[in-house]
RNA sequence: GGGCCCGUGGCUCAGCUUGGAUAGAGCGCUGGAUUGCGGAUCCAGAGGUCCGGGGUUCGAAUCCCCGCGGGUCCG
Numbered sequence: 001g002g003g004c005c006c007g008u009g010g011c012u013c014a015g016c017u018u019g020g021a022u023a024g025a026g027c028g029c030u031g032g033a034u035u036g037c038g039g040a041u042c043c044a045g046a047g048g049u050c051c052g053g054g055g056u057u058c059g060a061a062u063c064c065c066c067g068c069g070g071g072u073c074c075g
Stems, first nucleotide, its partner, number of pairs: 001074007010027004020058001029045005051067005
């Protein structure tokens, strides 16, 4: 330098191919129940508007372009 893959709550991921209405899950976190205390279990809750910018569209996490970061292969 070139090809491919990935980037979504604190962490790990789904959703993207087939655009659609309030973006979900597990773990973690907070409060409560339970317990002698804790763990486990149960209930409730907070937390992201999707790597950044631009474009297409009535509508974009999803499609297109440029860039940034990470992984991998080739030279």
The RNA shown here (transfer RNA) has 75 nucleotides and comes from a Candidatus Aenigmatarchaeota archaeon. Taxonomically the source falls in Candidatus Aenigmatarchaeota (Archaea, Nanobdellati). The RNAcentral record of the sequence draws on ENA. Model confidence (mean pLDDT): 81 of 100.